Transfer RNA from Chloracidobacterium sp., 75 nucleotides, folded computationally. It was read from a public genome assembly. Its mean pLDDT, the model's own confidence on a scale to 100, is 81. NCBI's taxonomy places the organism under Bacteria, Acidobacteriota, Blastocatellia, Chloracidobacteriales, Chloracidobacterium.
RNA sequence: GUCCGGUUCGUCUAGGGGUUAGGACACCGCCCUUUCACGGCGGCAACACGGGUUCGAAUCCCGUACCGGAUACCA
Numbered sequence: 001g002u003c004c005g006g007u008u009c010g011u012c013u014a015g016g017g018g019u020u021a022g023g024a025c026a027c028c029g030c031c032c033u034u035u036c037a038c039g040g041c042g043g044c045a046a047c048a049c050g051g052g053u054u055c056g057a058a059u060c061c062c063g064u065a066c067c068g069g070a071u072a073c074c075a
Stems, first nucleotide, its partner, number of pairs: 001071007010025004018055001027043005048064005
């Protein structure tokens, strides 16, 4: 350089054209407890960026960035 795969809450992860974008842990609040922990309930928080297709894109396509893998050339 070329090709392939990936990028979603703070972290891990599910979903994959019409969702309020789900779950676990963490964090915050309340309850429970003599206290702490455990446990219960609730809250906060995310689709890498740009463009295209579409009535509608996180989802499909193209490009860019980053991560991982495969492979070639030169030295």